[in-house]
Context: one part of a larger RNA
RNA sequence: UUGGGCGUAAAGAGCUCGUAGGCGGUUAGUCACGUCGGAUGUGAAAUCCCGGAGCUUAACUCCGGGCCUGCAUUCGAUACGGGCUGACUCGAGUGUUGUAGGGGAGACUGGAACUCCUGGUGUAGCGGUGAAAUGCGCAGAUAUCAGGAAGUACACCGGUGGCGAAGGCGGGUCUCUGGGCAAUUUCUGACGCUGAGGAGCGAAAGCGUGGGGAGCAAACAGGAUUAGAUACCCUGGUAGUCCACGCCGUAAACGGUGGGCGCUAGGUGUGGGGAACAUUCCACGUUCUCUGCGCCGCAGCUAACGCAUUAAGCGCCCCGCCUGGGGAGUACGGCCGCAAGGCUAAAACUC
Repeated sequence: UUGGGCGUAAAGAGCUCGUAGGCGGUUAGUCACGUCGGAUGUGAAAUCCCGGAGCUUAACUCCGGGCCUGCAUUCGAUACGGGCUGACUCGAGUGUUGUAGGGGAGACUGGAACUCCUGGUGUAGCGGUGAAAUGCGCAGAUAUCAGGAAGUACACCGGUGGCGAAGGCGGGUCUCUGGGCAAUUUCUGACGCUGAGGAGCGAAAGCGUGGGGAGCAAACAGGAUUAGAUACCCUGGUAGUCCACGCCGUAAACGGUGGGCGCUAGGUGUGGGGAACAUUCCACGUUCUCUGCGCCGCAGCUAACGCAUUAAGCGCCCCGCCUGGGGAGUACGGCCGCAAGGCUAAAACUC
C1' cells in the first nucleotide's frame, strides 16, 4: 500500500529476440466511441445537510428544500484521445559508395617454452626452503649438445586501445558469416518504442558418452611448521583443466546504475569516418562535424560519497523490482534436471 523509492541504505531480471498488452510523428477530411454541455426519465422511504414547526428545552418527531456525485434516452459541441479515408517526411527501415575491428564458426599452419624418450659430453651431487626434510641421483641424475614425440597456451606489438547484446573475444593464413560507423541522399511512407507470458544465448565449476593428457592441480599421500596444523611452505599426485557431442543455467553474470526518445555550459585526451581551409601535390597542420571510449568540470541533483551531453540533471513512454532484522532465498507444493541442484516461494517463532 491511490504513497515513496531501486549507484553505495531494501530494491534493475545475466543478456537478447519477441507474443499479448501499454504508449506513439506532421497534416486534411469524416464519424461522434472516449471527452464536454443541455433536456427528460429514473436514482423508494428513512439516514445526512440547510431552513422552519411541535412536545416547557434538548434528544425525539413533523414539513419544505438540497443531496443521492449514478444509470438510461435524447439534442448538441468536436479542441484533445480513438475509428475510418487520404496526404507528408524529420522517426524507422532500405539502396549506393566507402571504412575500422582479439565479433562468430570451420579447416590448415608457425615459433618459443615446459615435460618425456633416444644418443653424445661429463661427474657427484641435484632439488627445495626462513631453515630443512620427504623426493631424484653411481642401474650415471642435475648441467650441456644433437635428434625425436606429445599436449597446452600464444611473449614482444598491447594501449583508462578495439569488437560484441551480455557471457566474452588476442600467434598466422584461408573459407563461410553477424553487427557497427561515415558519406550520399535513392526508395518505402509511421512500417515505431517497450515488452507480462514465451523462446534463444549464457564465465567458471559440475554431470553424461567417447577421445586426449605436456604443464598445472581440488581430493589424496608424504615431508616440514606448530601446543595441535585435517592449513599456510615443500616433494609427489588423481579427477579436472584440452577436443567432439549432449546436459547444467548459476556468479561480486558489476558501471553493484533496465530499455527507448528529446532537452540542458564547457575543457582535454584517444579510436573510427567525413567536410572546409591551408599546402604546387602528398604528409603534417587548423577549424567544423558524425560516431565510440576515458579524464576534469558548471548549472542541477544527492543523506553524503559523488554523478554531471556515456547523468545519478530536466521530462515523456514501457517493463522488472523493493516495503524492518533474523527465521530464509529455507520448508512445503509445483515445474525443470541424469545428478549436483535450479526456478517459483511462505509461516510459526524471535528481536